[in-house]
RNA sequence: GCGGAUGGCUGGACGGUCGCGCGGGGGCAUCCCCGCGAGGAAAGUCCGGACUCCAUCGGAGACAUGGCGCCGGGUAACGCCCGGCCGGGGCAACCCGAGGGACAGCGCCACAGAGAACAGACCGCCCGUGGGAAACCAUGGGUCAGGGUGAAACGGUGGGGUAAGAGCCCACCGCGGGACGGGCAACCGGACCGGCACGGCAAGCCCCGCCAGGAGCAAAGCCGAAUAGGGAUUUCGCGCCCACGGGCAGGGGCCUCCUCCCCAGAAAUCCGGGUUGGCUGCUCGAGCGGUGGUGCAAAUCACCGCCCAGAUGAAUGACCGUCGAUGGCGAUUCUACGGGGUCGCCGGGACAGAAUCCGGCUUACAGGCCAUCCGCACUC
Numbered sequence: 001g002c003g004g005a006u007g008g009c010u011g012g013a014c015g016g017u018c019g020c021g022c023g024g025g026g027g028c029a030u031c032c033c034c035g036c037g038a039g040g041a042a043a044g045u046c047c048g049g050a051c052u053c054c055a056u057c058g059g060a061g062a063c064a065u066g067g068c069g070c071c072g073g074g075u076a077a078c079g080c081c082c083g084g085c086c087g088g089g090g091c092a093a094c095c096c097g098a099g100g101g102a103c104a105g106c107g108c109c110a111c112a113g114a115g116a117a118c119a120g121a122c123c124g125c126c127c128g129u130g131g132g133a134a135a136c137c138a139u140g141g142g143u144c145a146g147g148g149u150g151a152a153a154c155g156g157u158g159g160g161g162u163a164a165g166a167g168c169c170c171a172c173c174g175c176g177g178g179a180c181g182g183g184c185a186a187c188c189g190g191a192c193c194g195g196c197a198c199g200g201c202a203a204g205c206c207c208c209g210c211c212a213g214g215a216g217c218a219a220a221g222c223c224g225a226a227u228a229g230g231g232a233u234u235u236c237g238c239g240c241c242c243a244c245g246g247g248c249a250g251g252g253g254c255c256u257c258c259u260c261c262c263c264a265g266a267a268a269u270c271c272g273g274g275u276u277g278g279c280u281g282c283u284c285g286a287g288c289g290g291u292g293g294u295g296c297a298a299a300u301c302a303c304c305g306c307c308c309a310g311a312u313g314a315a316u317g318a319c320c321g322u323c324g325a326u327g328g329c330g331a332u333u334c335u336a337c338g339g340g341g342u343c344g345c346c347g348g349g350a351c352a353g354a355a356u357c358c359g360g361c362u363u364a365c366a367g368g369c370c371a372u373c374c375g376c377a378c379u380c
Base pairs, nucleotide, nucleotide: 001376002375003374004373005372006371007370008369009368010367012323013322014321015320016319017318018317020037021036022035023034024033025032026031039351043362044361046360047359048358049357050356051216052215053214054213065212066211067210068209069208070084071083072082073081074080085099086097087096088095089094100207101206105205106204107201108200109199122147123146124143125142126141127140128139129138130137131136155173156172157171158170159169160168174196175194176193177192180189181188182187220280221279222278223277230271231270232269233268234267235266236265239248240247241246251263252262253261287306288305289304290303291302292301293300294299327346328345329344330343331342332341333340334339
C1' cells in the first nucleotide's frame, strides 16, 4: 500500500422568530418567566420478567398440550449473554451448527438401480457338462474384486492367497471396546483387546431430562351525574255495599278541573350495578455516568455524582440565517493514466417516531469515525 476479520461509537452543527405538551414560579389583567421534551432501533410483538386481576388455595404433584436440549458460568428470569468442548468452512484473523437418545419401540429411505437393511448376480470373472473346427451358444454352479446406479451399496489401500474371488489371512489406516492418566464438566490422550459386528432420518411418531395455572395497563382501583331499568324498607292501593241488574269511593297512566278509556300497582327514602367523563396506576428504575475492587469474560460489589418525555385523537413542529459530510458540473494544474490538488457554481443527510415499565432477540439503516487482529506485496 492492497485485500479481509471482529468489536464499538456516531448518524447533521450553531443561532433567531413563532408555536405545541408536561412540570414549577410570579401576577390574578388569563399574561409573563424558568426547566424538560423520541430512538438505536421508539419497529416486529418473537422470547423472558416486574406489576395487576381472575382461578386454585395446607403443601406438593400428575394427565394433556406447548417450549427448551453439548458442558461450565452470569442473571430477577430467559429460547439471552460470556467462556470452553465437539463437528464443518476458511491459508489465516475468524465464522457457522434445533449440538440429548437410532441396542426402548414403531415408521420412512424418493428417482435411478439387479439389489436400500439380518441386501444384492444386470454387465463382467471363474469352474463343470453338452454342442461347435473356432469364435461362441445353451445349461448347472461359484464369486461382491472390477463396471454401472444412487444422497447412501454392509470398512479403505497394498500384499498374500484362490479356479475366480472374498477380513479368507497379514501390515497400515479407520471402526468398536478399553485398564489407566488429565479436566469441575462437555471432552481429550491412551497401553492392550476384537477381524469388523452396530447404514441414515428423532425439523416423522416416540423416549429421557428441564420449564410453563390463565389473562393482560383497553390489567386494575377510585369518584360518579341526567334518563331508563334492578333490589330493600315505609306509606297508600289491589276495595266497600247490594234486591246480583248495579251503585259508591280511592291510586297510577295525566301539570290543573271534568268526562271517557286503560292498568294493578304508585310514591318517598336508601342501596347496588353502570354508559359518557374525570382521577389514580404513570413513570425514580433489575436506572444512567464516573472511580476503584474481584473475574479471561459475561457480570458483580463498594463509593461518589445525576434526574432523563409522560401525551390520550394523542405534544415533541414550522420558517429564516450561517456553516457543513457525501455528491454533481465547469475551469486550471500535476500524473505512474487508476486518479489527485486548487478555484468557482449547484445541491444539501439513512432507517424511522414513544404510549405501563424493564432484560433480550430479530429486522431496517445513506454516510462518517475509532480500536484490535489476519493475509499478500514492497521498503528499511
Description
A computed fold for a 380-nucleotide RNA from a Pseudomonadota bacterium, annotated as Bacterial RNase P class A. It matches the Rfam family "Bacterial RNase P class A". The family's RNA type in Rfam is ribozyme. The RNAcentral record of the sequence draws on ENA.